[in-house]
Molecule: Glycine riboswitch aptamer
Organism: Ketogulonicigenium robustum
């Protein structure tokens, strides 16, 4: 000097997209005692969608030039996600270490 790069704190910000259809289970109601109905959750299939965890892909340019390297907030949607919670790329501010001047 608060450059830069990596980590950690922080009831600091933080966006998108169906509280989507359906199955079964269940707290518990009704009952003519056979059986019905079933919210909140959970499993589970289905179609629609989102992209800002994660992952993948690829351009100029580089190289040893067969073929390799190498980017993202682009693109893909595998994962995730689509009330509310939670998570969240990123950003802010604080510490810590590291390299530069």
């Nucleotide at each position: 000097u608060c450059g830069u790069c990596a980590g950690a704190a922080u009831c600091g910000g933080g966006a998108g997209a169906a509280a989507c259809c359906g199955g079964c289970g269940c707290a518990g109601c009704c009952c003519u005692c056979g059986g019905g109905c079933a919210a909140a959750c959970g499993c589970u299939g289905g179609u629609g969608c989102c992209g800002a965890a994660g992952g993948a892909g690829c351009a100029a340019c580089c190289g040893c030039c067969c073929c390799g390297g190498u980017a993202a907030a682009c693109u893909c949607u595998c994962a995730g996600g689509c009330a509310a919670a939670g998570g969240g790329a990123c950003c802010a501010u604080u510490c810590u270490g590291g390299c530069a001047a």